The prediction has a mean pLDDT of 82. This is a predicted structure of a 68-nucleotide RNA (transfer RNA) from uncultured Ponticaulis sp. Its Rfam family is "tRNA". On this family, see Hou, Trends Biochem Sci 1993: "The tertiary structure of tRNA and the development of the genetic code".

RNA sequence: UGGGUAGCUCAGCUGGUUAGAGCGCCGGACUCAUAAUCCGGAGGUCGAGAGUUCAAGUCUCUCUCCAA
Numbered sequence: 001u002g003g004g005u006a007g008c009u010c011a012g013c014u015g016g017u018u019a020g021a022g023c024g025c026c027g028g029a030c031u032c033a034u035a036a037u038c039c040g041g042a043g044g045u046c047g048a049g050a051g052u053u054c055a056a057g058u059c060u061c062u063c064u065c066c067a068a
Base pairs, nucleotide, nucleotide: 001067002066003065004064007023008022009021010020016054025041026040027039028038029037047063048062049061050060051059
């Protein structure tokens, strides 16, 4: 200085009200069967704590971990 958001890889547009995608996982369809493909579903205290605000993944401070 950059980063920490689902099991993994990441997005989230200078704050806005239900937090997302791909892969993976579970169930179903299809198939003699498997894979592929299609449909549906589960899964998150957004690294921890505090502050500002009507409202924080997003802004501020401290701590912590990773990379250079």
Source information: Lineage of the source: Bacteria > Alphaproteobacteria > Hyphomonadales > Hyphomonadaceae > Ponticaulis.